[in-house]
């Protein structure tokens, strides 16, 4: 360095539930562990969600479009990082 043990020391925390916060998707905290060797940061490419607000359907409903609004625990990229068995 690459790699990644039934090892060491330790780390996150899905799904449910509850309580706040969003128009939603979602997001914080709480509780629980499904899982994880970068589940650490980072929306930069792509991909999915969701459409408040704008634009169009002559107006309302109501529809469609459309991220400025999310997911990094969707795949890739880019930064950093503990540990040391085989090879």
């Nucleotide at each position: 360095u690459c790699c990644g043990a039934c090892a060491a020391c330790g780390g996150c925390a899905a799904a449910c539930c509850c309580g706040g916060c969003g128009a939603a998707a979602g997001c914080c905290g709480g509780u629980g562990a499904c899982g994880c060797a970068a589940a650490g940061c980072u929306a930069c490419g792509g991909a999915c969600c969701u459409a408040a607000a704008a634009u169009c359907g002559u107006c309302g409903c109501c529809g469609a479009u459309u991220a400025u609004g999310g997911u990094c625990g969707c795949c890739g990229g880019g930064c950093u990082a503990c540990c040391g068995a085989a090879g």